c-di-GMP-I riboswitch aptamer from an uncultured Geobacteraceae bacterium, 77 nucleotides, folded computationally. The prediction has a mean pLDDT of 85. The model forms 89% of the base pairs in the Rfam consensus. It was read from a public genome assembly, where an Rfam model found it.
[in-house]
RNA sequence: UCUGUUAAAUGGCAAACCUAGGGCAACCUAGGGACGCAAAGCUACGAGUCCUGCAAAUGGAUAGUCGAGUUACCAAA
Numbered sequence: 001u002c003u004g005u006u007a008a009a010u011g012g013c014a015a016a017c018c019u020a021g022g023g024c025a026a027c028c029u030a031g032g033g034a035c036g037c038a039a040a041g042c043u044a045c046g047a048g049u050c051c052u053g054c055a056a057a058u059g060g061a062u063a064g065u066c067g068a069g070u071u072a073c074c075a076a077a
Stems, first nucleotide, its partner, number of pairs: 012037002017032006035064001041070003045067003048062004
């Protein structure tokens, strides 16, 4: 110096729910609010789940379902 793990410290994000708005819907945005999170930062690439559709196909959603990719603060042992 780099990597892994993680104590400490500075901080960070924000579930459910409520209010307002958008959307056929899943869900999203803003404010409030904290269940939790060492990537709960980002990417819809794979799988799962959800919505649209009689079904199929197509399309959409979910990154806080899992995997993968990518970027990153601190630093004792």